[in-house]
Context: one part of a larger RNA
Molecule: small-subunit ribosomal RNA, central domain
Organism: metagenome
RNA sequence: CUGGGCGUAAAGGGUCCGCAGGCGGUCCUGUGUGUCGGAUGUGAAAGCUCACGGCUCAACCGUGGAAUUGCAUUCGAAACUACAGGACUAGAGUACAGGAGGGGAGUAGGGAAUUCAGGGUGUAGCGGUGAAAUGCGUAGAUAUCCUGAAGAACACCGGUGGCGAAGGCGCUACUCUGGACUGAUACUGACGCUCAUGGACGAAAGCUGGGGGAGCGAAGAGGAUUAGAUACCCUCGUAGUCCCUGCCGUAAACGGUGUGCACUUGAUGUUGGAGGUUUACCCCCUUCAGUGUCGGAGCUAACGUGUUAAGUGCACCGCCUGGGAAGUACGGCCGCAAGGUUAAAACUC
Numbered sequence: 001c002u003g004g005g006c007g008u009a010a011a012g013g014g015u016c017c018g019c020a021g022g023c024g025g026u027c028c029u030g031u032g033u034g035u036c037g038g039a040u041g042u043g044a045a046a047g048c049u050c051a052c053g054g055c056u057c058a059a060c061c062g063u064g065g066a067a068u069u070g071c072a073u074u075c076g077a078a079a080c081u082a083c084a085g086g087a088c089u090a091g092a093g094u095a096c097a098g099g100a101g102g103g104g105a106g107u108a109g110g111g112a113a114u115u116c117a118g119g120g121u122g123u124a125g126c127g128g129u130g131a132a133a134u135g136c137g138u139a140g141a142u143a144u145c146c147u148g149a150a151g152a153a154c155a156c157c158g159g160u161g162g163c164g165a166a167g168g169c170g171c172u173a174c175u176c177u178g179g180a181c182u183g184a185u186a187c188u189g190a191c192g193c194u195c196a197u198g199g200a201c202g203a204a205a206g207c208u209g210g211g212g213g214a215g216c217g218a219a220g221a222g223g224a225u226u227a228g229a230u231a232c233c234c235u236c237g238u239a240g241u242c243c244c245u246g247c248c249g250u251a252a253a254c255g256g257u258g259u260g261c262a263c264u265u266g267a268u269g270u271u272g273g274a275g276g277u278u279u280a281c282c283c284c285c286u287u288c289a290g291u292g293u294c295g296g297a298g299c300u301a302a303c304g305u306g307u308u309a310a311g312u313g314c315a316c317c318g319c320c321u322g323g324g325a326a327g328u329a330c331g332g333c334c335g336c337a338a339g340g341u342u343a344a345a346a347c348u349c
Stems, first nucleotide, its partner, number of pairs: 004320003007303002012317001014201004021194003025088007034080001035077008049065006091191001092188004096183003103177007110154001114150008125136002162169002206247002209244003215241002220236004258316006266294011298305002322349003331342004
């Protein structure tokens, strides 16, 4: 390389955008790039191979043919491919009208709870656990009522329900803003799909400077438990968790399933729309987009999957090739650092 694979055996990039590249709808005309055919030239000889012949045979040798699958020139073919021109609307998009949504950013507001502070009532305990103790409390705690302050999170609704490319998104109102879906017409006329390099986004933790700090709480301290207990349990508690600025770029970033398109029996829920039917916006029927469950054929090593495919195909990208050493070393690139990314070998089984 051919070939085989990637849900769980090794293997889908965290996600999207996208240049180059690869691939690309229907019809007509032309050209003749690839493609196909003919002819000519060339493709050294030897060798291989076929036929015949020479050494008594063979090995060996000779003569002739074939082969040399190629290249060049030339003459043709025009279905496919390519290119050029023209046309189309079924792909894609735009305009219009709608309803749905925790999609994003900002501003303002709200109540419950918690802690703290001040005041009132009130008295000896509170707290915590398997049981305790550390801790708090007669300098008046816990409990309870009133007032105030602060920060963080938004009960119920809430739902295998919604939105988002993924990460993720949930109190209320407003402002700005992205996307999807449905419907009927009009328009553009292949404008498409995928995408190495690249760019943007990217939970938590961590880092930088500034703020904030109620609760929780790595580290730390103490109390228990225990043979020990650098833990599990308890009382405290710093960073952090929150906001702003800039980094980091990783996760079991998971559906462990790349993206797009087409095709292939069904049943039953649910979300958002549209049409029909109807007294009705109820049911019911049809249909589009999403999201679940069960299940047929098929597929699968099995488990399972099964129109949201892991079925049947096409296009493009990423990745895998025994276990360990190792996602490590070295080097490069990136980073303030932590580290990330790219990524071996000796040796060993």